[in-house]
RNA sequence: UCGGUCGAGGCAGUCGCGUCGCAGCAAUGCGCCGAGGAAAGUCCGGGCUCCAUAGAGCAGGGUGCCAGGUAACGCCUGGGCGGCGUGAGCCGACGGAAAGUGCAACAGAGAGCAGACCGCCGAACGGCCCGCAAGGGCGCGUGGCAAGGGUGAAAGGGUGCGGUAAGAGCGCACCGCCCGCGGGGACAACGCCGCGGGGCACGGCAAACCCCACCCGGAGCAAGGCCGAAUAGGGGUGCGAUGGCAUGGCUCGUGCCGCACCCGGGUUGGCCGCUUGAGGCCGGCGGCGACGCCGGCCCGAGAGGAAUGACUGCCCACGACAGAACCCGGCUUACCGACCGGCUCC
Numbered sequence: 001u002c003g004g005u006c007g008a009g010g011c012a013g014u015c016g017c018g019u020c021g022c023a024g025c026a027a028u029g030c031g032c033c034g035a036g037g038a039a040a041g042u043c044c045g046g047g048c049u050c051c052a053u054a055g056a057g058c059a060g061g062g063u064g065c066c067a068g069g070u071a072a073c074g075c076c077u078g079g080g081c082g083g084c085g086u087g088a089g090c091c092g093a094c095g096g097a098a099a100g101u102g103c104a105a106c107a108g109a110g111a112g113c114a115g116a117c118c119g120c121c122g123a124a125c126g127g128c129c130c131g132c133a134a135g136g137g138c139g140c141g142u143g144g145c146a147a148g149g150g151u152g153a154a155a156g157g158g159u160g161c162g163g164u165a166a167g168a169g170c171g172c173a174c175c176g177c178c179c180g181c182g183g184g185g186a187c188a189a190c191g192c193c194g195c196g197g198g199g200c201a202c203g204g205c206a207a208a209c210c211c212c213a214c215c216c217g218g219a220g221c222a223a224g225g226c227c228g229a230a231u232a233g234g235g236g237u238g239c240g241a242u243g244g245c246a247u248g249g250c251u252c253g254u255g256c257c258g259c260a261c262c263c264g265g266g267u268u269g270g271c272c273g274c275u276u277g278a279g280g281c282c283g284g285c286g287g288c289g290a291c292g293c294c295g296g297c298c299c300g301a302g303a304g305g306a307a308u309g310a311c312u313g314c315c316c317a318c319g320a321c322a323g324a325a326c327c328c329g330g331c332u333u334a335c336c337g338a339c340c341g342g343c344u345c346c
Base pairs, nucleotide, nucleotide: 001342002341003340004339005338006337009315010314011313012312013311014310015309017034018033020031021030022029023028036321040332041331043330044329045328046327047326048220049219050218051217060216061215062214063213064212065079066078067077068076069075080094081092082091083090084089095211096210100209101208102205103204117149118148119145120144121143124142125141126140127138128137129136130135157175158174159173160172161171162170176200177198178197179196180195181194182193183192185190224272225271226270227269234263235262236261237260238259239258243257244256245255246254247253279298280297281296282295283294284293285292286291316319
C1' cells in the first nucleotide's frame, strides 16, 4: 500500500421466547431451526404484481473514453488517456468550446478578435539645450514596444541565434502544438513511425443553457388474488289487499312501506402471495479478470405489531456498529478489534 476472512468474544450448564413438524380433546410435551456484513440510507438497477399501452415523435429525466461481464445498472473487470506519489499504488461525470447563447467575484493597465501601471526606446515628426556646421544631448510632446517586473485560478507556446531605436514568430534552427495524408500495431479507445501544410489562427467553464449519441410508461406486497358470515344496505324479477303513510284542498303524479327468489359489491375475519433463489458450499474446465459452463452435496427466519433473551461457572487481548417485514444485484454510510496473503520503500 492493496486484497480477503471473521466479528450479539469462546466453552459448558439452567430457565425462557417464536415459526414449523410429530403426539395429544386440550393443557402441554418432544424435535429441528431462529438476523447482518452492513438487516441501515432508500441513492441506482432488476424480478414479481396491478393499471396503462399499435408504432413513431414531442416534452421531461438520466447516462457519457474503449472493450467485455451481467437479468439489469449510474455496478464490476481489463485496457487507454490525464493528474498525484521515490515506489507498490491511488484519483478522474473522461463526448462536443474552430454550431449558437452565456459566465468569470477580488486583484489587475488589460479577462476575449485583450492590454500598458512600473519598465524599455528615442529610429520617425515636433520641442528645448550645446555646436559655425556635420553632429551630439534631454526624455518634454505626438509616439513606438511587449523583453523584464507586477496582478490573477487563468495574461495568446519554449530555448537559442539573427534582427532592431527598443522589441516582438518579425525571420530562422530545434523542441512543442494544430490540420491533412500514408504505413504498420490494437476488436477498439489509443499509441508509434513517415510525409506534407500552418508561425500558432483555435485560452477556460457544458455537475451553465445548449448540441450529439444511447437508455427510460406509472404505481408499489397496505402490490395483488381467493373464500366469505351474523346484521345492515344496493340492483332486478314476481306476488299482493289495489292497501297504508307523506306531499296536496282533491284527482292524476311522485316518493316510502310488505313477502319470496335471484344477482353482484363489501366490513370484521381466514387463506394465498411468503421465501427454493439471477441461492450457498466443494471440485473440475474455459477466461489476464469480472464472470461463465459442468458435476456432486445442502436447505440457513418468514409469525402476528411481529420471536431471536436472561442467569451461573471457567478462560481471554474484557467485547464495536447495529435488528429482517416481498425478494435479489450494487453503491454509500457506521464499526472495539482479530487473523491471512500479495507487493513497495527505508
This is a predicted structure of a 346-nucleotide RNA (Bacterial RNase P class A) from uncultured Arenimonas sp.
Its Rfam family is "Bacterial RNase P class A". The family's RNA type in Rfam is ribozyme. Gene Ontology terms of the family: dimeric ribonuclease P complex, tRNA processing and ribonuclease P activity.
The sequence is in RNAcentral, with records from MGnify.
The coordinates come from a structure-prediction model, not an experiment, and the mean pLDDT is 77.